[in-house]
Molecule: FMN riboswitch aptamer (RFN element)
RNA sequence: UUAACAUUUCGAGACAGGGUGAAAUUCCCGACCGGCGGUAAUCUUUUAUAGUAUAGCCCGCAACCCGCGUAGCGGUGGAACCGGUGAGAUUCCGGUGCCGACAGUGAGACAGCAUAGCUGUUAAGUCUGGAUGAGAGAAAGGAGUA
Repeated sequence: UUAACAUUUCGAGACAGGGUGAAAUUCCCGACCGGCGGUAAUCUUUUAUAGUAUAGCCCGCAACCCGCGUAGCGGUGGAACCGGUGAGAUUCCGGUGCCGACAGUGAGACAGCAUAGCUGUUAAGUCUGGAUGAGAGAAAGGAGUA
């Protein structure tokens, strides 16, 4: 200095306050949260093709779910604009928006019927659960190549 290698550790957050009600962290007002890698105008220095920091909604990945010929592979997988500065920003500054797997619960919504009660569909980013899990990856030392 470094290809491949195994090991260890780490690896997600959030309804305050209020309204209605018999009952809601699920409805309403409002509040709050943002995984991993990349990019990136900051900063540092020895000024180099260096190191290093900023994105939920730019690019990609993971979790979940589905399928298959199942140590794995494939599919699915949300959301942003306007203005400002500037040579350069969808990342900075200002403003206004938007989004959030699966299962459960659910007083709301919609629909149906033999209509006053039943049935069906749908409904939580924050609650409960799979999960003391998995994982994108991060760090450390080890051994080892040149």